[in-house]
This is a predicted structure of an 89-nucleotide RNA (c-di-GMP-I riboswitch aptamer) from Paenibacillus solanacearum. The source organism's lineage runs through Bacteria, Bacillati, Bacilli, Caryophanales and Paenibacillus. Model confidence (mean pLDDT): 86 of 100.
RNA sequence: UACUGAAAAAGGCAGACUCUUCGAAAGAAGGGGACGCAAAACCACAGGCCUAAGGAAUCAUAGGAUUUUAUGGCGGCUGGGUUUCCAAA
Numbered sequence: 001u002a003c004u005g006a007a008a009a010a011g012g013c014a015g016a017c018u019c020u021u022c023g024a025a026a027g028a029a030g031g032g033g034a035c036g037c038a039a040a041a042c043c044a045c046a047g048g049c050c051u052a053a054g055g056a057a058u059c060a061u062a063g064g065a066u067u068u069u070a071u072g073g074c075g076g077c078u079g080g081g082u083u084u085c086c087a088a089a
Base pairs, nucleotide, nucleotide: 004087005086012037013036017032018031019030020029021028022027035076041082042081043080045079046078047077048074049073050072054069055068056067057066058065059064
């Protein structure tokens, strides 16, 4: 330095649920709370997943219904990139 993650230490993050706000929704931000996490830190680049306001198509045509679509999201789904505490074999 790279790979790896046994033990210990210092510290960090925070699932479900809940309250407030934002949002059409998915979801996000903040408070409480901890299931877990060595990258559960950062980046939507590849795959995957969620949503469908608006658009488009079809049907109906009074309202509308169905299908489709990310320009909206998820990094605590996987890969990739960047940074990173400690340390045995």